[in-house]
Background: The prediction has a mean pLDDT of 81. A computed fold for a 73-nucleotide RNA from Maudiozyma saulgeensis, annotated as transfer RNA. The organism belongs to Maudiozyma, within Eukaryota. Rfam family: tRNA. Gene Ontology term of the family: triplet codon-amino acid adaptor activity. It is annotated as a transfer RNA. The sequence is in RNAcentral, with records from ENA and Rfam.
RNA sequence: GUUCUAAUAGUGUAGUGGUUAUCACGUUGCCUUUACACGGCAAAGGUCUCGAGUUCAAACCUCGGUUAGAACA
Numbered sequence: 001g002u003u004c005u006a007a008u009a010g011u012g013u014a015g016u017g018g019u020u021a022u023c024a025c026g027u028u029g030c031c032u033u034u035a036c037a038c039g040g041c042a043a044a045g046g047u048c049u050c051g052a053g054u055u056c057a058a059a060c061c062u063c064g065g066u067u068a069g070a071a072c073a
Base pairs, nucleotide, nucleotide: 001072002071003070004069005068006067007066010025011024012023018056027043028042029041030040031039049065050064051063052062053061
């Protein structure tokens, strides 16, 4: 330099254009215990990497950027 892949709650993940974005761990509160742990119930936590476009509607499609990785040279 060329090509390809990835980016989604604190962490890791699911999500092939549709009406509240999924699950696990973690965090917080309550129950349980003399207390802690385990367990049970509930809650909070997401500008879906950034910008633009297409569309009635975009995490998803198109273009460009950024970051990370892989292959080739």